A computed fold for a 74-nucleotide RNA from a Pseudomonadota bacterium, annotated as transfer RNA.
């Protein structure tokens, strides 16, 4: 250069184009237990779904373009 793939709470990782103002775990923060940690139990914050643009009534989801990564040919 050409060709695939992958990007989503702080980390990991669910979501047939409409049941989802994006859910779980594990962290963090509160409260409850405890003499005190720990553990357990209740709850609470946190994600404009990489960035743009298209289709669409309706986009985390499908198409292009862009960014980064990651594998292959050359």
């Nucleotide at each position: 250069g050409c060709c695939g793939c992958c990007a989503u709470c702080g980390u990991c990782u669910a979501a047939c184009g409409g049941c989802u103002c994006a859910g779980g775990a594990c962290g963090u923060c509160g409260c409850c237990u405890u003499c005190u940690c720990a553990g357990g139990g209740c709850g609470a914050a946190a994600a404009u779904u990489a960035g743009g643009g298209g289709u669409u009534c309706a986009a985390a989801u499908c198409c292009c373009c862009u960014u980064g990564g990651c594998g292959g040919c050359a």
Model confidence (mean pLDDT): 82 of 100. It matches the Rfam family "tRNA". From the family's description: Transfer RNA (tRNA) molecules are approximately 80 nucleotides in length. By type it is a transfer RNA.